The prediction has a mean pLDDT of 77.
This is a predicted structure of a 68-nucleotide RNA (Fluoride riboswitch aptamer (crcB RNA motif)) from a Phycisphaerales bacterium.
It was read from a public genome assembly, where an Rfam model found it.

RNA sequence: CGCCGUCGCGGGGAUGGGGUCCCCCUCACAAACCGCCCCCGGGUCGGGCUGAUGACUCCUACCAUGCA
Numbered sequence: 001c002g003c004c005g006u007c008g009c010g011g012g013g014a015u016g017g018g019g020u021c022c023c024c025c026u027c028a029c030a031a032a033c034c035g036c037c038c039c040c041g042g043g044u045c046g047g048g049c050u051g052a053u054g055a056c057u058c059c060u061a062c063c064a065u066g067c068a
Stems, first nucleotide, its partner, number of pairs: 010025004016059006035049004
C1' cells in the first nucleotide's frame, strides 16, 4: 500500500479534505444551512466585493509580494 472478513458509525454552520473544540437542527416529502454592499417605491432584474475555517490548525487549489 492492496485485498478479504467482522463490528460500529444522523445532519447542518456562503467554495475542497483531515484533526480538535464550539454552536444549531432532527427521527425526516422535514429542519438546521444557503455571505456582504449599491441601484430600482415593492417584486423582478442589474452592478460591485470578501472568504477554501463556525473557530484554531494542517494539507490541497487559487491570489498578491519578495528572493533564487